[in-house]
RNA sequence: CGGGGAUUAGUUCAACGGUAGAAUUCACGGUUCGGGACCGUGAGGCGCCGGUUCGACUCCGGCAUCCCCGA
Numbered sequence: 001c002g003g004g005g006a007u008u009a010g011u012u013c014a015a016c017g018g019u020a021g022a023a024u025u026c027a028c029g030g031u032u033c034g035g036g037a038c039c040g041u042g043a044g045g046c047g048c049c050g051g052u053u054c055g056a057c058u059c060c061g062g063c064a065u066c067c068c069c070g071a
Stems, first nucleotide, its partner, number of pairs: 001070007010024004018054001025043006047063005
């Protein structure tokens, strides 16, 4: 320098263009003599900037970071 892949909750991962979910974690409550486990409630996120569209995590362009291949 060229090509490809990845970026979503604190963590690991989902998500036909139509109000973003799960597991785990955290807070509170229940249960227990106490802890763990279990049950209930709640908190918490689409890398950044543009474009297309009535509507974008999703499609398109650019940028950033990481990984792989090639030179």